[in-house]
Molecule: small-subunit ribosomal RNA
Organism: uncultured organism
RNA sequence: AUGCAAGUCGAGCGAGAAAGUUCCCUUCGGGGAGCGAGUACAGCGGCGGACGGGUGAGUAACGCGUGGACGAUCUACCCAAGGAUUCGGGAUAACCUUGCGAAAGCGGGGCUAAUACCGAAUGGUCUGGGCAUUUUGAAAUGUGCCUGGUAAAGGUGGCCUCUGAUUCAAGCUAUCGUCUUUGGAUGGGUCCGCGUCCCAUUAGCUUGUUGGUAGGGUCAAGGCCUACCAAGGCGACGAUGGGUAGCUGGUCUGAGAGGAUGAUCAGCCACACUGGGACUGGAACACUGCCCAGACUCCUACGGGAGGCUGCAGUCGGGGAUCAUUCGCAAUGCGCGAAAGCGUGACGAUGCGACGCUGCGUGGAGGAUGACGGCCCUAGGGUUGUAAACUCCUGUCAUGAGGGAACAGCCGGCAAAGGGAUAAUACCCCUUCGCUCCGAUGGUACCUCAAGAGGAAGCCACGGCUAACUCUGUGCCAGCAGCCGCGGUAAUACAGAGGUGGCGAGCGUUAUUCGGAUUUACUGGGCGUAAAGGGUGCGUAGGUGGUUUCGUAUGUCGGAUGUGAAAGCCCGGGGCUCAACCCCGGAACUGCAUUCGAAACUGCGGGACUAGAGUACAGGAUGGGAGAGCGGAAUUCUUGGUGUAGCGGUGAAAUGCGUUGAGAUCAAGAAGAACACCGGCGGCGAAGGCGGCUCUCUGGAAUGUUACUGACACUCAUGCACGAAAGCUGGGGUAGCAAACAGGAUUAGAUACCCUGGUAGUCCCAGCUGUAAACUGUGUGCACUUGGUGUUGGCGGUAUUGACCCCGCCAGUGCCGGAGUUAACGCGUUAAGUGCACCGCCUGAGGAGUACGAUCGCAAGGUUAAAACUCAAAGAAAUUGACGGGGGCCCGCACAAGCGGAGGAGCAUGUGGCUUAAUUCGAUGCAACGCGAAGAACCUUACCUGGGUUUGACAUCGGAGAGGCUUGCCUCUAGCGCGUGAAAGCGCGUUAACCAGACAGGUGCUGCAUGGCUGUCGUCAGUUCGUGCCGUGAGGUGUUGGGUUAAGUCCCGCAACGAACGCAACCCUUAUGUUUAGUUGCCACCCCCGAGCAAUCGGGGCGCACUCUAGACAGACUGCCCGUACAAGCGGGAGGAAGGUGGGGAUGACGUCAAGUCCGUAUGGCCCUUACACCCAGGGCUGCACACGUGCUACAAUGGUCGGUACAGAGGGAUGCUACACCGCGAGGUUACGCAAAUCCCUAAAAGCCGGUCCCAGUUCGGAUUGCAGUCUGUAACUCGACUGCAUGAAGUUGGAUUCGCUAGUAACGGCGUAUCAGCUACGACGCCGUGAAUACGUUCCCGGGCCUUGUACACACCGCCCGUCACAUCAUGAAAGCCGUCUGCACCCGAAGUCACUGAACCAACCAGCAAUGGAGGGAGGUGCCGAAGGUGUGGGUGGUGAUUGGGAUGAAGUCG
Repeated sequence: AUGCAAGUCGAGCGAGAAAGUUCCCUUCGGGGAGCGAGUACAGCGGCGGACGGGUGAGUAACGCGUGGACGAUCUACCCAAGGAUUCGGGAUAACCUUGCGAAAGCGGGGCUAAUACCGAAUGGUCUGGGCAUUUUGAAAUGUGCCUGGUAAAGGUGGCCUCUGAUUCAAGCUAUCGUCUUUGGAUGGGUCCGCGUCCCAUUAGCUUGUUGGUAGGGUCAAGGCCUACCAAGGCGACGAUGGGUAGCUGGUCUGAGAGGAUGAUCAGCCACACUGGGACUGGAACACUGCCCAGACUCCUACGGGAGGCUGCAGUCGGGGAUCAUUCGCAAUGCGCGAAAGCGUGACGAUGCGACGCUGCGUGGAGGAUGACGGCCCUAGGGUUGUAAACUCCUGUCAUGAGGGAACAGCCGGCAAAGGGAUAAUACCCCUUCGCUCCGAUGGUACCUCAAGAGGAAGCCACGGCUAACUCUGUGCCAGCAGCCGCGGUAAUACAGAGGUGGCGAGCGUUAUUCGGAUUUACUGGGCGUAAAGGGUGCGUAGGUGGUUUCGUAUGUCGGAUGUGAAAGCCCGGGGCUCAACCCCGGAACUGCAUUCGAAACUGCGGGACUAGAGUACAGGAUGGGAGAGCGGAAUUCUUGGUGUAGCGGUGAAAUGCGUUGAGAUCAAGAAGAACACCGGCGGCGAAGGCGGCUCUCUGGAAUGUUACUGACACUCAUGCACGAAAGCUGGGGUAGCAAACAGGAUUAGAUACCCUGGUAGUCCCAGCUGUAAACUGUGUGCACUUGGUGUUGGCGGUAUUGACCCCGCCAGUGCCGGAGUUAACGCGUUAAGUGCACCGCCUGAGGAGUACGAUCGCAAGGUUAAAACUCAAAGAAAUUGACGGGGGCCCGCACAAGCGGAGGAGCAUGUGGCUUAAUUCGAUGCAACGCGAAGAACCUUACCUGGGUUUGACAUCGGAGAGGCUUGCCUCUAGCGCGUGAAAGCGCGUUAACCAGACAGGUGCUGCAUGGCUGUCGUCAGUUCGUGCCGUGAGGUGUUGGGUUAAGUCCCGCAACGAACGCAACCCUUAUGUUUAGUUGCCACCCCCGAGCAAUCGGGGCGCACUCUAGACAGACUGCCCGUACAAGCGGGAGGAAGGUGGGGAUGACGUCAAGUCCGUAUGGCCCUUACACCCAGGGCUGCACACGUGCUACAAUGGUCGGUACAGAGGGAUGCUACACCGCGAGGUUACGCAAAUCCCUAAAAGCCGGUCCCAGUUCGGAUUGCAGUCUGUAACUCGACUGCAUGAAGUUGGAUUCGCUAGUAACGGCGUAUCAGCUACGACGCCGUGAAUACGUUCCCGGGCCUUGUACACACCGCCCGUCACAUCAUGAAAGCCGUCUGCACCCGAAGUCACUGAACCAACCAGCAAUGGAGGGAGGUGCCGAAGGUGUGGGUGGUGAUUGGGAUGAAGUCG
């Protein structure tokens, strides 16, 4: 768009078809009559369209709720009762005709009816006026009298008793209507008390405004309206203005009190396209009526018209999102009608949507070898899981078939009976009974039968909160996330899978409300430090208020009555199979009103009191305030004297001052400011604050004593006053000090700290400002609650000549501390304890005490005071650590005191870097860098190039074959030859001698997945536990303290008592002795042999004394003495080989560094598998502009060189060490004795000592580099070995800043040995002995460490944390010339419809007069006026958007400057 949602009545009235059909006529075109039918449509008239239905725009209001009032009111239809219903009249629709118009529609002429309209009569229990009386608080009300006004309509059925009479009419009767009156019922209208959101960054509003008088208007009181008069009315108990909103019963939540909300159902209100207006009517200013204006849509012949779904469906649009253009009037109800009935998108039903609530199903029982599959796995198994399969059953729902309701009672019709009315057995009305008629849902609910487990399970979660866990993938990616937070290669947090948990026709998410939240605290919170006490007082409103008595009855308490609609909630019953749902009854509705009572408390009124408060009096205390005057010290300046070269200043300096005489010193003078000592947690003041002395004026408090007033009190929003410093205005003043400023320093810089100057200011007068860590971070007042100890003022007591002291009372001011309190710290009669009264303030952090607005101010600025946005914290107190350019105590080759080095040179070696095919990898401050590596030419070797192999170089298992023997076990699977090749390997032959797969292998990655081991703090003295005690707790105590020690070593003390790991000791070695044992060790005494003149030497024996070797033991314990000390201990001494852990070693607490190592080995995970595995050859790890670490050798005379000569220890040796001898200048070679070693060898020790030489130089120092010639090892010395000889002879003349080691057999110097190893880069590492010092006052400082204490905004722990500018990006916001909306005030203009008023000469049937004409009465078009919507003009105000530019704010992984 479209359809429907309000009609009905012919029993109010007039008129009145057609189709069709029957009959007749017919010119066959048609006509007529009957039926249809007095039907349909339309009209006049009545009633209803004001109900029902929708919506919540407006409304902060008597709108709603609740309770009242109307003595200020209305009510159609309905009920009850009374009365009446008489006599007349004139029109007008429809209809006919005619005109205009596209249409909508409009007009003229003619006819006609009524329950339409009009006139007259009558009329009271109606009504106006008056009088009398009754009654009331008041105009009510009742009664009586006088006077005026006011009504109607008929319809239908029946009957003939009475009159007429043909049906029948009048009439009668019945019934429905009509008029009037009263009452009721119902429903309205108006008024009042109380309740009813937010903003004060809205504080003043108001002129019909407030009241009065008179009038108008209304159903009705009233400024509701008008005229006049008066000047009122409202407001912090929130007026006015702005924002938002329909209100309620109820609903959701909550233990409740509350909070949020106002869908469905019910009550009220408002609205109907937007704005205005009236008409009709009982009721409207009327959702589907009218008029006007406006916007929009549609029709149009362009002249003009039509419309209003916020009725039911439905469409479009918007939106995250919300249904059918269904059926029926069968029920319930409503309208009309006498009724049948008609109408009804009210309503009853169905449909759609898991949107909500409720019920039911998707099967039940049995079933283990715990099947298959999936997933996991420690590879055994576990789990899915009795789950499935399988067996036996059941039959709800769905399906098919059959049966089949209730809601139905009326009404009507038929028949009967009884009653009413009547003249009446008509008619009509009422009651009862029988039959009949009426079902949208619907062949639906329900019932029966059939068949068959057959058709029917999902969603979310599984890190904690919070029930439920593994694998794989991914790798700060992808993603998750309510909060905390997950994800950077082993993710229970992402994604998938398996499993599990929860709920289940649902599940999860989102949004919203309440709860938890005592987190706005009435119930039921706070304010010292967490957010929070106003800077202080005075004081208004308000709040609160001592003792007693009388009255009253506001609050308060009790009883009764009315109301508190129904529904809902709750309780008890009942109906649908149950339930949801529905029905009945009860309770409740905590409220309001009226009334009766009580009088304790509160209020109010009267009287009384003195304990609160105040007044008077007395003597004291006082930096309380204001004004005036005076004083000395100091500082600076001026003048003069003396006097000479500096002064001043600093960490150190410089600027500055000074020879024109400073500083210093003496004297005189000037000026301003501040008042040393006394001086004191002492005094005073409300706070800010107040300090030399004197005087004047003045305030307050305390004490003491009586007298007086008689609650006069406390607190205090707004208000008023005071209010440090700085600052401002005007005028003065200015000595010192001193923002700004200047200069000098410091510094990376230094717009600072330090220095030299210096102006405002600081001071005074007058005014402003009004803030401070204005702090006791603690509002004021009153009361109560153990104490101790100071101090100030006053008074009293004892005592004294008097005073002090002492004791006590009041007031103030401190400290400590009890109960109590507090989160703790702490507070504690001066409360932060226990109570009362009042005020102020707080509600996460930032944004922000900011913006805007307002207000105050001269300005600076103050007061009041948000939001957007961002974060998951911000904060308090305490604890343990860590840290500090905090403190105390102590230690260490930490410094200092010393000795010797490094850093400079050459070389060696390691590292970085560079280079490279590769220069394999690791170690990186101390604690990597002569480290892994106790030995890279090949090998090693992990790297690179090239060549090859694939069950493999290596392990286990199997098959096949062979051999053996105790016949079911063991062993083996190779060797040889040839070819090719650099080799590995490959190919072939021989032999019994081969094969496939599980697997091997990886120095590939992850030391941030690990074990183990190691480094480091640190051989530092610490780290903990049990029980007890303390603390709400973290935690503390013990372990701190006083001493002492190398030591948490020991002693003493102590709410601790014990214990563990560490320390120490036990172990090894070394220093002394005893004893045992004497070979390979030893040789004193004794014997033998040899040599020698002799001293003596060599060999052998006896022997084990000595040395030595290696077993056992002894010894050292502060045991003894002195001093000191409580003790532990310390100092000294004796003895002793050794003395206070004798020296050295091994030994490394709890832990820290995600320290180091996956390349020693082990090992999780990942990765490779003809390669990231394995084999081979060659190369590389050795590469060289450079830088660093660790060393060696030197630079020389304490030395070099030559000759001679002396003394070790600890080790090693068979593929080994190798003597003696010979050869070689030498490295070495030849040969070979001895030795598996206290026997033999390596093996010479060297520095040293003795003597010679060199003579201070790049050397007789130094030895690099290079050439030549060799030796040795080895398959092989080119890259790339060591050594030897000859020759060559570089740098270097003691090393900058800086830095390392060492405290005694140590440093330094000297040599020797060993492991690895064929050889060697060893100058390295690990050991051994020889020679053998110096110094330590001491703990201020540097470094590291220990204990106690303190501060902390740190806890990844100071290599911490963190602030601001600048630069970049994003976001929200303020300002801004303006621009654009929207709402609104005021003034004016225009002025529709319309009511009202006035006019009304057009026009007019009813009534009156009149024969008529006509006139009158009355009406009335039109006109005028007031008001008046929309509109317009001007000017204000509020609010929103936008705006170049601009201000700050917030956020962001690595930016810049400090």